[in-house]
RNA sequence: GGGCAGUUAGCUCAGCGGUAGAGCAUCCCGUUUACACCGGGACGGUCGGGAGUUCGAUCCUCUCACUGCCCA
Numbered sequence: 001g002g003g004c005a006g007u008u009a010g011c012u013c014a015g016c017g018g019u020a021g022a023g024c025a026u027c028c029c030g031u032u033u034a035c036a037c038c039g040g041g042a043c044g045g046u047c048g049g050g051a052g053u054u055c056g057a058u059c060c061u062c063u064c065a066c067u068g069c070c071c072a
Base pairs, nucleotide, nucleotide: 001071002070003069004068005067006066007065010024011023012022013021018055026042027041028040029039030038048064049063050062051061052060
């Protein structure tokens, strides 16, 4: 330098154009003499930045940045 994949909650990841979700973590309640386990609930997101298409974009297009793999 070229190609491909990825970027979504603190972490690991879903989400094939129509109000952003799960598990773990954190906090609260229940349970227990107490802790753990277990059950219930709450909290937590400018969806990597910018632009475009569209009535409407996490999703499609362009561009930039970053990460990983491959080629040279």
A computed fold for a 72-nucleotide RNA from Pseudolabrys sp. Root1462, annotated as transfer RNA. Its mean pLDDT, the model's own confidence on a scale to 100, is 83. It matches the Rfam family "tRNA". Rfam links the family to the GO term triplet codon-amino acid adaptor activity. About the family: Transfer RNA (tRNA) molecules are approximately 80 nucleotides in length.